[in-house]
């Protein structure tokens, strides 16, 4: 050069108008009518013309994201609950740290996969116990005999033979075998050898697994070496289930003030012989205790808090291998409620397609210079943070692998 890992970042830019929310300033208006003044012995009676409020104009500041998104963990915040226990339900699953918490993160150890940077693991238990294992195949877990192999009995046939009988072949029968064949994801350890009618961990060597145990190294998952047994044990827990650890409940339509509105009646259970409610879904137990449950029918549905400065960002320096964390500086205005944060025009930028013109080239192509035409993504706060996770035109940056080349 060229492919490729992992990580960070951008997320169109200026300018003009037109618009939209939120907010301050002024200035008209419209409504209140305070202080002061002036009459008055005094009640009062004029006159004033501030604040707040409401409409209106003008001008000025800010005004979406890396995912504001899905709403799948998690945790702050807020009611509701808290004398307790037991049951049920969810959840997570290597091992240490992080961290408010997490199913997130950082290391690391096993196991996969890539030449390699590096990337995936839903990574406790299957010799507690129950279930299931399509098809295909004789047999899918207290293995199994379909084909072959092997031995006994018998029938025919052929050969040898005088003959008893022997030898080959074939059927049928009963035994035996898990070495070969064939299915099948998987067939109850591999190899050789010994042994046998034939054959088998039946035995034997070495290997590969389980299991118990030493010794050495890690905080620890585990990792290395050794030794002895049985000779081998089948997957599946994202199937019940078992072990260990966590977990109250709803949600900003939470909650709280203001302001407004209405009319009652029927039926039902009950008033200490206890209705109904409350205590997380259920028991038990506990606790308040006279109203309460339904159906009709009537009627309000504005307004304001909560609301945005918070486990907050960025630069340093210190601890750590890292996530992360302590000091120290510094930066900082979204807050809508039918829900604003956008439209249009201009110029520059990238990207791509297309034409000219010049230059190299036999050509393909290239590589300057100019016109013109497309394109500029996903996508939008709505209590408020931390993660996953999913979209996403293009681009830049950095460290690291591969393969080539040239000093």
């Nucleotide at each position: 050069u060229g492919g490729g890992u992992u990580g960070a970042c951008c997320a169109g830019g200026c300018g003009g108008u037109c618009g939209c929310g939120u907010u301050g300033a002024a200035c008209c208006g419209a409504c209140c009518g305070a202080a002061g003044u002036g009459c008055u012995c005094g009640u009062g009676c004029a006159u004033g013309g501030a604040c707040a409020u409401c409409g209106g104009u003008u001008c000025g500041c800010c005004g979406a994201g890396g995912a504001a998104c899905g709403u799948c963990c998690g945790g702050g915040c807020u009611c509701c609950g808290c004398a307790g226990a037991g049951c049920a339900g969810g959840g997570u699953g290597g091992u240490g740290g992080g961290u408010a918490a997490c199913g997130c993160c950082c290391a690391c150890u096993c196991g996969g996969g890539g030449u390699g940077a590096c990337c995936c693991g839903c990574a406790g238990g299957a010799a507690a116990g129950u279930g299931c294992c399509a098809c295909a195949g004789a047999a899918a877990a207290c293995a199994g005999a379909c084909c072959g192999c092997u031995g006994c009995a018998u029938c025919a046939c052929g050969c040898a033979g005088c003959a008893a009988u022997g030898c080959g072949u074939g059927g049928c029968g009963c035994a035996g075998u898990a070495a070969g064949g064939g299915u099948g994801a998987a067939a109850a350890g591999g190899u050789g050898g010994u042994g046998u009618a034939a054959g088998a961990g039946a035995c034997c060597a070495c290997c590969a697994g389980c299991g118990c145990g030493c010794c050495g190294g890690g905080u620890g998952a585990c990792c290395g070496g050794u030794g002895c047994g049985g000779c081998u044990c089948g997957g599946u827990a994202a199937a019940c289930c078992c072990c260990a650890c966590c977990c109250g409940g709803a949600g900003c339509a939470a909650g709280g003030c203001c302001a407004g509105a209405c009319a009652g009646g029927g039926c039902g259970c009950g008033c200490u012989u206890g209705a109904a409610g409350g205590c997380u879904g259920c028991u038990c137990g506990c606790c308040u205790g006279a109203g309460u449950g339904u159906c009709c029918g009537g009627g309000u549905a504005g307004g304001c808090c909560g609301c945005u400065g918070g486990a907050g960002g960025g630069c340093g320096u210190c601890g750590g291998u890292a996530a992360c964390g302590g000091c120290g500086u510094u930066c900082g205005u979204a807050g809508a409620u039918g829900g604003a944060u956008g439209g249009c025009c201009g110029c520059c930028a990238c990207u791509u397609c297309u034409c000219c013109g010049c230059c190299g080239g036999u050509a393909a192509c290239g590589g300057c210079g100019g016109g013109g035409g497309a394109g500029u993504a996903c996508a939008g706060a709505a209590c408020c943070c931390g993660g996953c996770g999913u979209a996403u035109c293009g681009g830049u940056c950095a460290a690291c692998c591969c393969a080539u080349c040239c000093c």